[in-house]
């Protein structure tokens, strides 16, 4: 000195996931301590539930319960595997299904105040548990979690501040 990661304080990002006030325990440096169990509200977020309205509405054939939160939905390629069916018969094709790996969308995020341009990302996963269209009034829950800060500083307009 480089590189590389932990760790506190701050600033930020996605998300409803943030404040503010008791309470009991333990621990001491006996305070606006520390730290852990759980309570009561606000504010923010979800779900149930009327009337109205929307659905109910033939018959047949596959295939298949439904439904919520969330932005996260739908199309399509290629290889592989199984299943049928044709055929010019040992292989080809076509059709479902399901695996993987890509393209591309619907709808979303970010560039530290906003809007616009441009640029850069997502485009997941889960929960009810057979059951829930809207829906006042009622009822019931949740208030996590994961991430970035020297890479270097995005144009433009307009507000804030100017101590």
């Nucleotide at each position: 000195g480089g590189c590389c990661g932990g760790a506190c304080g701050c600033c930020g990002c996605c998300g409803a996931g943030u404040c503010a006030g008791g309470u009991c325990c333990a621990c001491c440096c006996c305070g606006c301590g520390u730290g852990g169990a759980g309570c009561u509200g606000a504010g923010c977020c979800g779900g149930g539930g009327a009337c109205c309205c929307a659905c109910c509405g033939a018959a047949g054939u596959a295939c298949u319960g439904g439904g919520g939160u969330g932005a996260a939905u739908c199309c399509u390629g290629c290889c592989c595997g199984c299943c049928g069916a044709g055929c010019c018969u040992c292989g080809c094709u076509c059709g479902g299904c399901g695996g993987c790996c890509g393209g591309g969308u619907a709808g979303g995020g970010c560039g530290c105040c906003u809007u616009c341009c441009c640029g850069c990302c997502c485009g997941a996963a889960u929960c009810c548990g057979u059951c829930a269209g809207c829906u006042a009034a009622c009822c019931c829950g949740g208030u996590a979690g994961g991430c970035g800060g020297c890479c270097a500083c995005g144009g433009a307009a307009g507000a804030a501040a100017c101590g």